[in-house]
RNA sequence: GCGCCCUUAGCUCAGCCUGGUAGAGCAGCUGAUUCUUAAUCAGCUGGCCGUAUGUUCAAAUCCUACAGGGCGUACCA
Numbered sequence: 001g002c003g004c005c006c007u008u009a010g011c012u013c014a015g016c017c018u019g020g021u022a023g024a025g026c027a028g029c030u031g032a033u034u035c036u037u038a039a040u041c042a043g044c045u046g047g048c049c050g051u052a053u054g055u056u057c058a059a060a061u062c063c064u065a066c067a068g069g070g071c072g073u074a075c076c077a
Stems, first nucleotide, its partner, number of pairs: 001073007010026004020057001028044005050066003054062001
């Protein structure tokens, strides 16, 4: 240099193929229960979906560019 993959809640990840109300587990907060720190149960909070652009009535999802990260490969030395 070229190719492929990843980027979504504090963390780990679904959802993207085939556009139509953004989710789960853990963590945090509140409450219940318990002899008790804990464990268990219930509820709640938490998101510019990496950035920009295009298409569309409508984009996390499709197109393009860029940024960060990972893997493979070519060339030079």
The RNA shown here (transfer RNA) has 77 nucleotides and comes from a Planctomycetota bacterium. Lineage of the source: Bacteria > Pseudomonadati > Planctomycetota. The sequence was found in a public genome assembly. Rfam family: tRNA. By type it is a transfer RNA.